Large-subunit ribosomal RNA, domain II from Serratia symbiotica, 648 nucleotides, folded computationally. The full RNA is in RNAcentral, with records from ENA. Its mean pLDDT, the model's own confidence on a scale to 100, is 82.
[in-house]
Context: one part of a larger RNA
RNA sequence: GUCAGCGACUUAUAUUUUUUAGCAAGGUUAACCGGAUAGGGGAGCCGUAGGGAAACCGAGUCCUAACUGGGCUAAAAGUUGCAAGGUAUAGACCGGAAACGCGAUGAUCUAGGCACGGGCAAGUUAAAGGUCAGGUAACACCACCUCGAAGACCGAACCGACUAAUGUUGAAAAAUUAGCGGAUGGCCUGCGGCUGGGGGUAAAGGGUCAAUCAAAUCGGGAGAUAGCUAGUUCUCCCCGAAAGCUAUUUAGGUAGCGCCUCGUAAAUUCAUCUUUGGGGGUGGAGCACUGUUUCGGCUAGGGGCCAUGCCGGCUUACCAACCCGAUGCAAACUGCGAAUAGCGAAGCAUGUUAUCACGGGAGACACACGGCGGGUACUAACGUCCAUCGUAAAGAGGGAAACCACCCAGGCAGCCAGGAUGCUGGCUUACAGGAUGCUGGCUUAAAAGCAGCCAUCAUUGAAAGAAAGCGUAAAAGGGUAAUAGCUCACUGGUUGAGUCAGCCUGCGCGGAAGAUGUAACGGGGCUAAACCAUGCACCGAAGCUGCGGCAGCGGCGCUGAUGCCUUGUUUAGGUAGGGGAGCGUUCUGUAAGCUGUUGAAGGUGUCCUGUGAGGGACGCUGAAAGUAUCAGAAGUGCGAAUGCUGAC
Numbered sequence: 001g002u003c004a005g006c007g008a009c010u011u012a013u014a015u016u017u018u019u020u021a022g023c024a025a026g027g028u029u030a031a032c033c034g035g036a037u038a039g040g041g042g043a044g045c046c047g048u049a050g051g052g053a054a055a056c057c058g059a060g061u062c063c064u065a066a067c068u069g070g071g072c073u074a075a076a077a078g079u080u081g082c083a084a085g086g087u088a089u090a091g092a093c094c095g096g097a098a099a100c101g102c103g104a105u106g107a108u109c110u111a112g113g114c115a116c117g118g119g120c121a122a123g124u125u126a127a128a129g130g131u132c133a134g135g136u137a138a139c140a141c142c143a144c145c146u147c148g149a150a151g152a153c154c155g156a157a158c159c160g161a162c163u164a165a166u167g168u169u170g171a172a173a174a175a176u177u178a179g180c181g182g183a184u185g186g187c188c189u190g191c192g193g194c195u196g197g198g199g200g201u202a203a204a205g206g207g208u209c210a211a212u213c214a215a216a217u218c219g220g221g222a223g224a225u226a227g228c229u230a231g232u233u234c235u236c237c238c239c240g241a242a243a244g245c246u247a248u249u250u251a252g253g254u255a256g257c258g259c260c261u262c263g264u265a266a267a268u269u270c271a272u273c274u275u276u277g278g279g280g281g282u283g284g285a286g287c288a289c290u291g292u293u294u295c296g297g298c299u300a301g302g303g304g305c306c307a308u309g310c311c312g313g314c315u316u317a318c319c320a321a322c323c324c325g326a327u328g329c330a331a332a333c334u335g336c337g338a339a340u341a342g343c344g345a346a347g348c349a350u351g352u353u354a355u356c357a358c359g360g361g362a363g364a365c366a367c368a369c370g371g372c373g374g375g376u377a378c379u380a381a382c383g384u385c386c387a388u389c390g391u392a393a394a395g396a397g398g399g400a401a402a403c404c405a406c407c408c409a410g411g412c413a414g415c416c417a418g419g420a421u422g423c424u425g426g427c428u429u430a431c432a433g434g435a436u437g438c439u440g441g442c443u444u445a446a447a448a449g450c451a452g453c454c455a456u457c458a459u460u461g462a463a464a465g466a467a468a469g470c471g472u473a474a475a476a477g478g479g480u481a482a483u484a485g486c487u488c489a490c491u492g493g494u495u496g497a498g499u500c501a502g503c504c505u506g507c508g509c510g511g512a513a514g515a516u517g518u519a520a521c522g523g524g525g526c527u528a529a530a531c532c533a534u535g536c537a538c539c540g541a542a543g544c545u546g547c548g549g550c551a552g553c554g555g556c557g558c559u560g561a562u563g564c565c566u567u568g569u570u571u572a573g574g575u576a577g578g579g580g581a582g583c584g585u586u587c588u589g590u591a592a593g594c595u596g597u598u599g600a601a602g603g604u605g606u607c608c609u610g611u612g613a614g615g616g617a618c619g620c621u622g623a624a625a626g627u628a629u630c631a632g633a634a635g636u637g638c639g640a641a642u643g644c645u646g647a648c
Base pairs, nucleotide, nucleotide: 001648002647003646004645005644006643011090012089013088014087015086016085017084018083020081021080022079023078026046027045028044032040033039050057051056060072061071062070063069093231096228100221102219103218104217105216111195112194114192116190117189118188119187120185123153124152125150129146130145134141158182159181160180162179163178164177165176166175197213199209200208201207234582235581236580237579238578239577244257245256246255247254248253259363260361261360262359263358264357266355269354270351271350272349273347274346275345276344277343284336285334286333290330291329292328294326295325296324297323299320301319302318303315304314305313306312368391369390370389371388373386374385375384376383397408398407399406412549414547415546431492432491433490435459436458437457440454441453442452465488468487469486470485551571552569553568554567555566557564558563583637585634586633587632588631589630593627594626595625602621603620604619605618606617607616608615609614
């Protein structure tokens, strides 16, 4: 890993709601007795009356001195079982901690202490001391010799473990190989014995206490607790969320409300549309107000200059209030003011009451992107925070190359058909003149319209530039001035309607710089295969249409019925979740029945059948049991839980 088996919402008690059954102003027993599923037992409980703290009163009562007042009642039938959905208490859907406290067992590993033992090849250095010489007045001092100290030296055993490689499902749950450190010492070691878990022991590393240590191991408390993560087993049908508000030692939890579902009951209850009524201070606009802003005028005040004892004078170029005129701006400005939205009323129609209330059951309270209106940020972000709508979440199909959120469009299951002669691009498609002064002047070897520079006139004429562009070489080759040659401007006739300038506007270009590689259409490539407008045709979805079918819901009719008939339907995606209807497994009754050696169950295969879970027939295998129907009861359905056990 695969296969097979096992594997998770249970049970008890209490309570609440619903279905159903019994009895009903009543219903019902509990313990217990018992001749024992009978019968007895009515103690008790719930209901039949409430109000008040209570005394107490009573269809009323309380508040009060007292209500024409107010609060709560009265005018709705309960109760006991079976079953189902919740809740509470229990392990309470299942698996899962790290931990906590209690009692025991451990020092054969390891740490330290104790008692009794054992071990350390060989070699080196040569302290103190000593003897005998030298030496001294005597000491001191001092050579040789002797001697053999040392947490001395080198180095085996022994003990250790600094480096590297190998090994890493190893030979080994710590080793091997090659080097390495200590090796008479605070040394190494044998046997015995001591210290015990918040305790020991520790030359101290949180080391070590049996491969276990920031609190050993084993057992039990114990199914500890887990607002956390994973998992949670058959089918079909109907509806279908939320990621919000408030509160929270609260923020990934929970509760109430909002939103979903089921039931009951009820008012034209609600929605759309039309008419109508009033409220508002947003968008916009405006500048009287609050602020802000520019210019001009007028002119206080200040400043400057003159003068100066005072009074004063000047200032078209300094600052400038108020006022006047003109010009702007504002989320925290308003003498104005929409559209939408929302509230009230009336009315026709449409809509499966779509509305509201009460009751049972939830889930959810991490949201995401896009459009519009904003705050914040950089008018940054697949940013963040509000409002509102859409989609995704929980939505398949088609388009956008691929692409939850964008555009189109909402999947009940299926089925079915056929092809015309047009449109457009490219290429081809007349004649004549074009002169003269003159080879203009200059330059130059040459320069004759046409290397270059300067000038750019005139004549004839219908017209024709002192020329807009090509272009021409001389015995074989190369170079050079020309004449040639072909066009153009311009002109004639022919043809037959445009052309120039300005403004407005549409589209485009530049402005426009980034880091691996074109790299800013998906690529090729495209001058349309780009953009705008119009027309026609085709392709294109699970949309719509056609054909029957199935199911849900509503209406009418029949009916004992969940049935039948008929008809309608802008019915049919779906996570969490609610509701409904079923299939199958084991056991019990039915069943001393029925099936079965003329072959049960089980295994295996084929065919048939049902909307599905499934059901049936037959063949082979197998060898002895199985069980219809209708009910009842559950250890009742596996693919997942790093699930458990076994096999391979």